This is a predicted structure of a 1581-nucleotide RNA (small-subunit ribosomal RNA) from a Candidatus Omnitrophota bacterium. Rfam family: Bacterial small subunit ribosomal RNA. Its family is annotated with structural constituent of ribosome and ribosome in the Gene Ontology. It was read from a public genome assembly.
[in-house]
RNA sequence: AAAUUUUUCGGAGAGUUUGAUCCUGGCUCAGAGUGAACGCUGGCGGCGUGGAUUAGGCAUGCAAGUCGAGCGAUACCCAAAGAUGAAAGGUUGAAACCGCAAGGUGGAUGCCAAUUGUCUUUGGAGUAUAGCGGCAAACGGGUGAGCAAUGCGUGAGUAACCUACCUCUAUGUCAAGGAUAGCCUAGCGAAAGCAAGGGUAAUCCUGGAUGUGUCCAGGACUUCACAAGAAGUCCUGGAUAAAGGUCCUGCAAAGGUCCGCAUAGAGAUGGGCUCAUGUCCUAUCAGCUAGUUGGUAGGGUAAUGGCCUACCAAGGCUAUUGACGGGUAGGUGGCCUGAGAGGGUGGUCACCCACACGGGGACUGAGACACUGCCCCGACUCCUACGGGAGGCUGCAGUCGAGAAUAUUUAGCAAUGGACGAAAGUCUGACUAUGCGACGCCGCGUGAGGGAUGAAGUAUUUCGGUACGUAAACCUCUUUCGAUGGGGAAGAAACUCCCUGUAGUAAUACAGGAGCUGACGGUACCCAGAGAAGAAGCCACGGCCAACUCCGUGCCAGCAGCCGCGGUAAUACGGGGGUGGCGAGCGUUACUCGGAUUUACUGGGUGUAAAGGGCAGGUAGGCGGCUUUGUAAGUUGAAGGUUAAAUCCUCUGACUUAAUCAGAGAACUGCCUUCAAAACUACAUUGCUUGAGGACUGGAGAGGAAAGCGGAAUUCCCGGUGUAAGGGUGAAAUCUGUAGAUAUCGGGAGGAACACCAGUGGCGAAAGCGGCUUUCUGGCCAGUUACUGACGCUGAGCUGCGAAAGCUUGGGGAGCAAACAGGAUUAGAUACCCUGGUAGUCCAAGCCGUAAACGAUGAGGACUAGGUGUCGGGGUUUUCUUCGGCGCCGUAAGUUAACACGUUAAGUCCUCCACCUGAAGACUACGACCGCAAGGUUAAAACUCAAAGGAAUUGACGGGGGCCCGCACAAGCGGUGGAACAUGUGGUUCAAUUCGAUGCUACGCGAAGAACCUCACCAAGGCUUGACAUGCAGGAAGUAGCAAACCGAAAGGGGCGCAACCUGUCAAGUCAGGAGCCUGCACAGGUGCUACAUGGCUGUCGUCAGCUCGUGUCGUGAGAUGUUGGGUUAAGUCCCGCAACGAGCGUAACCCUCAUCUUUAGUUGCCACGUUUGCGGCCGCAAGGCCAAAAGCAGCACUCUAAAGAGACUGCUCGGGAUAACCGAGAGGAAGGUGGGGAUGACGUCAAGUCAGUAUGGCCUUUAUGCCUUGGGCUACACACGUGUUACAAUGCCCACUACAAAGCGUUGCCAAACCGUAAGGUGGAGCUAAUCGCAAAAAAGUGGGCCCAGUUCAGAUUGAGGUCUGCAACUCGACCUCAUGAAGCCGGAAUCGCUAGUAAUGGCGGAUCAGCUACGCCGCCGUGAAUACGUUCCCGGGCCUUGUACACACCGCCCGUCAAGCGAUGGGAGCCGAGGGUACCUAAAAACCUUACUUGUUAAGGUCUAGGGUAAAAUCGGUGACUGGCGCUAAGUCGUAACAAGGUAGCCGUACCGGAAGGUGCGGCUGGAUCACCUCCUUU
Repeated sequence: AAAUUUUUCGGAGAGUUUGAUCCUGGCUCAGAGUGAACGCUGGCGGCGUGGAUUAGGCAUGCAAGUCGAGCGAUACCCAAAGAUGAAAGGUUGAAACCGCAAGGUGGAUGCCAAUUGUCUUUGGAGUAUAGCGGCAAACGGGUGAGCAAUGCGUGAGUAACCUACCUCUAUGUCAAGGAUAGCCUAGCGAAAGCAAGGGUAAUCCUGGAUGUGUCCAGGACUUCACAAGAAGUCCUGGAUAAAGGUCCUGCAAAGGUCCGCAUAGAGAUGGGCUCAUGUCCUAUCAGCUAGUUGGUAGGGUAAUGGCCUACCAAGGCUAUUGACGGGUAGGUGGCCUGAGAGGGUGGUCACCCACACGGGGACUGAGACACUGCCCCGACUCCUACGGGAGGCUGCAGUCGAGAAUAUUUAGCAAUGGACGAAAGUCUGACUAUGCGACGCCGCGUGAGGGAUGAAGUAUUUCGGUACGUAAACCUCUUUCGAUGGGGAAGAAACUCCCUGUAGUAAUACAGGAGCUGACGGUACCCAGAGAAGAAGCCACGGCCAACUCCGUGCCAGCAGCCGCGGUAAUACGGGGGUGGCGAGCGUUACUCGGAUUUACUGGGUGUAAAGGGCAGGUAGGCGGCUUUGUAAGUUGAAGGUUAAAUCCUCUGACUUAAUCAGAGAACUGCCUUCAAAACUACAUUGCUUGAGGACUGGAGAGGAAAGCGGAAUUCCCGGUGUAAGGGUGAAAUCUGUAGAUAUCGGGAGGAACACCAGUGGCGAAAGCGGCUUUCUGGCCAGUUACUGACGCUGAGCUGCGAAAGCUUGGGGAGCAAACAGGAUUAGAUACCCUGGUAGUCCAAGCCGUAAACGAUGAGGACUAGGUGUCGGGGUUUUCUUCGGCGCCGUAAGUUAACACGUUAAGUCCUCCACCUGAAGACUACGACCGCAAGGUUAAAACUCAAAGGAAUUGACGGGGGCCCGCACAAGCGGUGGAACAUGUGGUUCAAUUCGAUGCUACGCGAAGAACCUCACCAAGGCUUGACAUGCAGGAAGUAGCAAACCGAAAGGGGCGCAACCUGUCAAGUCAGGAGCCUGCACAGGUGCUACAUGGCUGUCGUCAGCUCGUGUCGUGAGAUGUUGGGUUAAGUCCCGCAACGAGCGUAACCCUCAUCUUUAGUUGCCACGUUUGCGGCCGCAAGGCCAAAAGCAGCACUCUAAAGAGACUGCUCGGGAUAACCGAGAGGAAGGUGGGGAUGACGUCAAGUCAGUAUGGCCUUUAUGCCUUGGGCUACACACGUGUUACAAUGCCCACUACAAAGCGUUGCCAAACCGUAAGGUGGAGCUAAUCGCAAAAAAGUGGGCCCAGUUCAGAUUGAGGUCUGCAACUCGACCUCAUGAAGCCGGAAUCGCUAGUAAUGGCGGAUCAGCUACGCCGCCGUGAAUACGUUCCCGGGCCUUGUACACACCGCCCGUCAAGCGAUGGGAGCCGAGGGUACCUAAAAACCUUACUUGUUAAGGUCUAGGGUAAAAUCGGUGACUGGCGCUAAGUCGUAACAAGGUAGCCGUACCGGAAGGUGCGGCUGGAUCACCUCCUUU
């Protein structure tokens, strides 16, 4: 909401802006629909539907005729009668000729005749035709050009009207006259046709009679009516009609039936006219109108009326209730969509309108200004004898054209309907049927059941399988549809005829009987037989959106509705397989509604997203306090009428069902009328005081205007003092100054602005207002009140005010200062900075009318917690309270997308106004208005995009801020950068100089060892199942293997000869098999590509302190909280606090090592004490003594070794601190605050590095990109860079002597002693598988000596000669030794690196790789052993917090404008062309009307009006246009860098000037500016 009292109907969203979020907002999709078209495909039927474009042109046929019962004819037919011909055939058989003859040929002539022609008359209820006449032709059919109202819809009115045919009622239908077509005669013309003469009929025409009636005039009366007026009755006078035909009875006269005709009334039907109301867009159309508006009189019409004419008056329409103009358009019932409200639409069907080649006009008629009638003008087409004529498919078919596109030149009047007719009937491209088109809707079919070996095939695969798939094959069954054959309807009843009947009608009608009629069509339907037989496609499969894989391609080809796919693993392109959807269709395109609450009535918004007018006054309009009474316009209820039918809905029925069709009901939400109610609104009315205003008493104030006055300061002028500078800046310079500046003192001039007070203080509508005084003046507030009585609010247009800049005129001009000039800066600097400086800034008068004119918040009113400050007034006077302003805070509630707002609302409501509807184009163009100009106001479109935007979040970034750390700076020490050499890289070169690494984080890196090998590169020579692995098949037999000679650079080829292995059997041999070999097939192989397909590993931020999670809480959400804060730390280390509580990965600790001690253990280590031996030295004559290396025993005390422990924890004291964490100092201690060092590297970042270490997906290669070999190359060399070594010397170098280590390594090894060699090294071989032996000498240091500041006794490059060693081999290309040679270099520019203690610096030793070595590298070890750190301003990097952001590929970001190129649309434009309309004038057909004339007509002349034609000047709209203006778009063009961070000069708005460009500067304004400081206020304690 509907029906009803319990049921039914009834509203879905998604994708896309972002790193993510919420919002705003557009774009897009899913749905339904279509008179559609296109692509692919196509079995049948039913019902519908089909020229939407050029209202463009049309060949041909048909689409409106009918009536003989209106009329005269003509032709034909039939019947009868008459007249007259012809004639198949039959018969007669002449002339002539032939024949001896018989006879023949021949056919004249006459007669008969089937059949038949012509003419005449009569008759026909026979047919046909042209004409007169009647009716119809105004319907039916088509189309939608025009039309925005002479239209349509709805509802009224007509007392202002008409209506043929039809029906009813009443009354009639008398009696005369006349013409004309047809026809005949004659003529013109090509034709169409025309014209003359003669004669003829009627239901043709004309007048006369009658007058039921009707009309007009006059009179009387009744009824109705608000009125204008209407209806009716009676009387008198005047006017006014007709047509016949068929049939019947009848001799006729006459009468009658039916159909007509006439007069009048009524009805029905159909129309005319009028009114109200509804009916698209545009104000960039605001004023329009002279028959215009009204009146009087007349004309005209069926009728009202400026409809027309004359005269009079000057009116009429118009502001969101939109005149006039422009554009578009037939309107409606309905149809589509939608939950509805709405939106769109008007094809088919139905109603109305309009039109009929374009335009105009009338005639006829009941009806037309007439689709297939007439006249005229025009365009076009056709015929022509060139003189003239004809035509109108927007009827049905059909044709051409244009178009994406729309059908048969069919049948029939059988049905329905129409015209005519008395009727039969005729006509009917209306209609009924049919054909064509999947154009739409609906129905049916293309088979059903069983059937696993899950066949083959195809696709895929992890190679096992899996999918298509019960799908097929095969078995069983069925036969719709189609094909064949057979049967076979309904649609038909009327009409006609003959009657009959009755209940019934105004009348046809109706019922019964008989007969006749079917285009479709042998159609629907039914039956039979046969046989799965003849019948499936289209689109999609990235998300939205149901459905996934393989191959091909490689930002190509292509796809795409939006987002977007494609640059070598594409579910997005193309193909295959599979799957999903729909199905005789499926997709695409176009359009409409929906979704879209995205124009919002239902049902939106405007602080920041688009959007509040700059502010006020106020007109129209809208809205409006309390109360009384009335009315009833709105409102509500009830009833009546209407709302055509069809459609929609419900129910029922007919086609087998459905679509479709039929019947019934409901409904048609609307309009009109009547009645009722009186709450609310309205109107009228009565009061009221609270809204509003007034009066009185006070009050504050930079409110406004004018005049006057004042002091400080700047500048200038005069004078004094005085001397060399001043000024200016980041630093300078231009500039001023010795002609005396600046400074200072005195005096003067002039203009502008008013310090302090001064304050989120005051006033004003806003703009705005600030020294003091006076005058004039507006508003506001408080208190009191005995006044008025709703007087109010808002406010489209309108009017006024309106910063700065700017303009005009005249003044004024001190300072400042666009433009301009100069100096700087800079790559440039049309800027920032500096020195000058003109308009201007000031005044008066007048313009302009805009600003970030902002609270980005329209005005008024009411309601909804508070706290606090301040200004003004009142009560009260510690307090407290009230009114009005100005502020702040606030989760009160509430609102908001959030930010925020919050009694000064952005809350909850009411009233009115203004404004918005994606971005850009565009605060633009054109037009209009305003302005002196600058310009302002109003304000589009094409084209382009899928976004543009707001708020907030997390990051990142900042030439933002705060805190903190780091050899980051500083303070120091030593280097690099200069030299030579080594080494790596770039570059270059080359046959090749293999490859990779490339800012920090590549460059003594991969490489802890490139002469061959390595090796990947190059040249040359070879091999092809291969150098290597596995499998299958086959084969050979002195097989595999080894191997001499020979060829060759080698690989390789070759092959005398030698000569096997394992298992079974087994004495052995043999045999069989295996391995091996050969051949072939699978495959091997690849340092080939992709680190942007990957695993693993690694670098870096960074040993930085961070990174997260669970639960909870907060937030719509992204997210936040925790993790922030106060302290502290090396540390997210710890403490405290806290909506958080806990936890994890990191930090720390646990681990290793060094430093101290203890215990245990002593061999190869140690050896104090003890003891033994004792080389040697000294003393001594000697014995011997002493010293002492070394060794043994003993021992393990010490050192050491290597295992286990201890120890250090802010544990103790004092101080600081919050009594905490912690910090400072101290004690003790070997060590003190993580004791030193190492290992250990969070989440992640860099598509960082590596496919060449290995692994691995994909791709590529397969007599080569694989494998083998020789030689070369990686070692090149003008040059550039990195990393190192050695030096430049005296703290040094050289020589000699003498000390003190640690850590390692060693059996294809280290190698002792001894000897040789100048040396490298050689010989040698003891010892050692190592705390035992060896490498092994440590070096700096120390002691002594030399050198004496120089290219040297520094330095050692380079080169020559000779050697040694390794190795198959030292040429390219090894190291070392000796002798000789003796380069550059005298401490290194800009710049730059490392290091904070056993560190730097310096000295040597060892090891890995390794045959050797380019090692000066790398990794370790010990020796000697410093200096400095005030400190965190600055540079670099990092962490935390905070702030801004237009960044998110994250500042190596983003991004602006000119210029150049291409493309696109558009504005201006000298003009040119066109369209429609208007104005003025000229001309003017037909028709109509008027006048005149007569011969009274189809007449003539003149006039009025007018279609059309033309002329003129303007306006509007459109097209085009040299040239020109801006705009938009387009992977990598040019110039700069304006904006986003304080964007490096904060930005922006308005205005003015200037400049290649972004832009710069001046003046005023704004915060939508960062940062620091200060002030004020507030909150908490």